This is a predicted structure of a 75-nucleotide RNA (transfer RNA) from an Alphaproteobacteria bacterium. It was read from a public genome assembly. Its mean pLDDT, the model's own confidence on a scale to 100, is 83. Rfam family: tRNA.
RNA sequence: GCCGGUUUAGCACAGUGGUAGUGCAGUCGAUUUGUAAUCGAAAGGUCGGGAGUUCGAAUCUCUCAACCGGCACCA
Numbered sequence: 001g002c003c004g005g006u007u008u009a010g011c012a013c014a015g016u017g018g019u020a021g022u023g024c025a026g027u028c029g030a031u032u033u034g035u036a037a038u039c040g041a042a043a044g045g046u047c048g049g050g051a052g053u054u055c056g057a058a059u060c061u062c063u064c065a066a067c068c069g070g071c072a073c074c075a
Base pairs, nucleotide, nucleotide: 001071002070003069004068005067006066007065010024011023012022013021018055027041028040029039030038048064049063050062051061052060
């Protein structure tokens, strides 16, 4: 340099055009003599950045970036 994949909550991931979700962690509460476990609740997101298409984009298109893999180049 070329090709492909990934990027969504603190962590691991789902969601393939129509109100952004699950599990774990953390917080609060219940239970317990207390802790753990268990149960319940609330909170937590510029969906990697930018642009475009569309009535409407996490989702489609372009571009840039980061990470992973393959190939090539370089003596």